[in-house]
RNA sequence: CCACGACAAAGGCAAACCCGUUGCGAGGCGGGGACGCAAAACCACCGGCCCUGUGCGACAGGGCAGCGGGGCUUCCGAA
Numbered sequence: 001c002c003a004c005g006a007c008a009a010a011g012g013c014a015a016a017c018c019c020g021u022u023g024c025g026a027g028g029c030g031g032g033g034a035c036g037c038a039a040a041a042c043c044a045c046c047g048g049c050c051c052u053g054u055g056c057g058a059c060a061g062g063g064c065a066g067c068g069g070g071g072c073u074u075c076c077g078a079a
Stems, first nucleotide, its partner, number of pairs: 004077002012037002017032006035066001042071002045069003048064006
């Protein structure tokens, strides 16, 4: 340095739900709260799911990074 991930150490993030706010909506933001997470930091490129146009299909637009893949950055150092 790379891979890897401990009954290690220092920490970090925050599901559901509740309150407020915002959006047609999926959702987003803030506070509370912890189900969990070795990238549950970041990126919408691919697949998937969700919303709107719309009742079906195609198509167009939007969302989910805590659905999977991928890209990229990174704390610690046992086996």

c-di-GMP-I riboswitch aptamer from a Woeseiaceae bacterium, 79 nucleotides, folded computationally. It was read from a public genome assembly, where an Rfam model found it. Its mean pLDDT, the model's own confidence on a scale to 100, is 87. It matches the Rfam family "c-di-GMP-I riboswitch aptamer". Its family is annotated with cyclic-di-GMP binding in the Gene Ontology.